[in-house]
The RNA shown here (Lysine riboswitch aptamer) has 162 nucleotides and comes from uncultured Faecousia sp. It matches the Rfam family "Lysine riboswitch aptamer". Rfam links the family to the GO term lysine biosynthetic process. From the family's description: Riboswitches are metabolite binding domains within certain messenger RNAs that serve as precision sensors for their corresponding targets.

RNA sequence: GGAUAGAGGCGCGGUGCUCAUGCGUACUGCGGGACAAGGCCAGGCAGCCGUCCUGCGGGAGAGGGUGUACCGCCGAAGAGAGGCUUGCCUGCCUGGGCGGUCUAUUCUGGGGCGCAGGAGAACAUCCUGCGGACUGUCACGAGUACGUGGAGCGCUAUCCGA
Numbered sequence: 001g002g003a004u005a006g007a008g009g010c011g012c013g014g015u016g017c018u019c020a021u022g023c024g025u026a027c028u029g030c031g032g033g034a035c036a037a038g039g040c041c042a043g044g045c046a047g048c049c050g051u052c053c054u055g056c057g058g059g060a061g062a063g064g065g066u067g068u069a070c071c072g073c074c075g076a077a078g079a080g081a082g083g084c085u086u087g088c089c090u091g092c093c094u095g096g097g098c099g100g101u102c103u104a105u106u107c108u109g110g111g112g113c114g115c116a117g118g119a120g121a122a123c124a125u126c127c128u129g130c131g132g133a134c135u136g137u138c139a140c141g142a143g144u145a146c147g148u149g150g151a152g153c154g155c156u157a158u159c160c161g162a
Base pairs, nucleotide, nucleotide: 001160002159003158004157005156006155009074011073012072013071014070015069016068017067019065027058028057029056030055031054032053033052034051035050038049039048040047041095042094043093044092045091046090077108078107079106080105082103083102085100086099087098088097089096109135110134113131114130115129116128117127118126119125137150138149139148140147141146
């Protein structure tokens, strides 16, 4: 230097099934009432549709989550943001917003707790930042217990080569 195999633990991610939430919400049937140049992310041109409240009926889904089984794993994975491309928000143009695949690059060892921000129906959950300890690893120091510091492009083991 290369190859292979491993370790950290409430360890990471995915899929199927299941249950609750979402929610008596969106939407819709039959009635009653009010409003009039309004509505469809913004503007323009078109197109389409009335809008809101309320009574009685019918009544979801998606995303996220619980449990469980299986699968792939230990930069597992996640995030920022650039590029090509693509889906949705009525059609086209401009702008904006929300996603997907691929790709170059940057950051994060890990889980947890607290605070703040973002997404979200949500106090669930996820993401980011900051902070404190804990934990694994290596280096240095030390009188055991320990202390200080670094980062996974790391660490340990075996084999091969120089």
Its mean pLDDT, the model's own confidence on a scale to 100, is 83. Taxonomically the source falls in Faecousia (Bacteria, Bacillati, Bacillota, Clostridia).